RNA sequence: GCGCGCGUAGCUCAAUUGGCAGAGUAGCGGUCUCCAAAACCGCAGGUUGCGAGUUCGAGUCUCGCCGCGCGUA
Repeated sequence: GCGCGCGUAGCUCAAUUGGCAGAGUAGCGGUCUCCAAAACCGCAGGUUGCGAGUUCGAGUCUCGCCGCGCGUA
């Protein structure tokens, strides 16, 4: 350089045929406890890598770019 795959919450990952962006964990608050841990309840946390296109509607489809991984010379 070329080919393929991946990029979503701090982290690990879901999201069905294009139709409300979610879970676990971490964080914060509460219940419990002499205190803490554990357990349980609740809260908060998102430019879905960046930009453009298609569409009534895009995390999902198309194009360009960036980053990472694998393969190839």
RNAcentral holds the sequence, with entries from ENA. Transfer RNA from candidate division WWE3 bacterium RIFCSPHIGHO2_01_FULL_42_13, 73 nucleotides, folded computationally. Lineage of the source: Bacteria > Bacteria candidate phyla > candidate division WWE3. Its Rfam family is "tRNA". The family's RNA type in Rfam is transfer RNA.